[in-house]
């Protein structure tokens, strides 16, 4: 730096001692124990593997159960939000809806 995705889904112990949810706020977890490490255990199907089917096929294209393989998650929609459009409101606020926006996450290159 491209591409994909992101309204599902899935936790306890142990250690540790006070934050944490990326970021202004907001609004929420948390001494009924945060971060972070370890141990397990569990979701998930990106990439690998496996089967299968399309035709004959180590490509290429679909599918599908899992998976002792690489990652990755595992509090709340990426917890709202934040740029921009539309609607209501006389205007700001604010409330309601939409996007091929930002930005972050992951993965695959």
């Nucleotide at each position: 730096c491209u591409u994909a995705u992101c309204c599902a889904g899935a936790g306890u112990g142990g250690u540790g001692g006070a934050g944490g949810g990326a970021u202004a706020g907001g609004c929420c977890c948390u001494u009924c124990g945060a971060a972070g490490c370890c141990a397990c255990a569990g979701c998930a199907a990106c990439c690998g593997c496996u089967u299968c089917c399309g035709a004959a096929a180590u490509a290429c294209g679909g599918a599908a159960c899992g998976c002792c393989g690489g990652u990755g998650c595992u509090a709340a929609u990426u917890c709202c939000g934040a740029c921009u459009c539309c609607c209501g409101c006389u205007u700001u606020u604010c409330g309601g809806g939409g996007g091929u926006a930002a930005a972050g996450a992951u993965a695959a290159g």
Molecule: SAM riboswitch aptamer (S box leader)
Organism: soil metagenome